Lysine riboswitch aptamer from a mouse gut metagenome, 162 nucleotides, folded computationally. Its mean pLDDT, the model's own confidence on a scale to 100, is 79. The RNAcentral record of the sequence draws on MGnify.
């Protein structure tokens, strides 16, 4: 250095459908109050508002995002993932100032998926993601065995073959 292996629920990406989100936000029309309202917050500016602001009620209409399942398609076996650091600046009528999502490099951790409790995010009892115990599976390396196999311990900077 170079080829590979773990599992048919390895790991991620996308592209469809489908369910949920939700009859929710939001829009219109009435009714009732009665001066505010316009960005994740705060100062200012403009606007727009007794020809009703903004709330609340009722009636009618009515999504999307992210997550989830299925199905193909792709790239892959630190695949991916969390966590701190630096970085970056998405969020709006307009500047200022504050906050800070994505992404990006770097460090450290973790061998895989499942199960089960907590705890974070989350509309959710779905997922994710830590943490911590259960067994299962891989693979090395000890020890026992003829063998198939069981004990014990270890990790991907490894473990097979060349």
């Nucleotide at each position: 250095g170079u080829a590979g292996a773990g599992g048919u629920u390895g790991c991620g990406u996308u592209u469809u459908u489908u369910a949920u989100a939700a009859g929710u936000a939001g829009g219109c029309u009435g009714u009732u109050u009665g001066a505010u309202a316009u960005a994740g917050c705060a100062g200012g500016g403009a606007u727009a508002g007794a020809c009703g602001a903004g709330a609340a009620c009722a009636g009618c209409u009515u999504a999307a995002a992210g997550g989830a399942a299925a199905a193909a398609a792709c790239g892959c076996c630190g695949a991916a993932a969390a966590a701190g650091u630096g970085u970056g600046g998405a969020g709006u009528c307009c500047c200022u100032a504050c906050u800070g999502a994505a992404g990006c490099a770097c460090u450290u951790u973790u061998g895989g998926g499942c199960a089960u409790a907590c705890a974070a995010u989350g509309a959710a009892a779905a997922a994710u993601u830590g943490u911590a115990u259960g067994a299962c599976u891989g693979u090395c390396a000890u020890c026992a065995g003829g063998a198939a196999u069981g004990a014990u311990g270890g990790g991907g900077c490894g473990c097979u073959a060349c």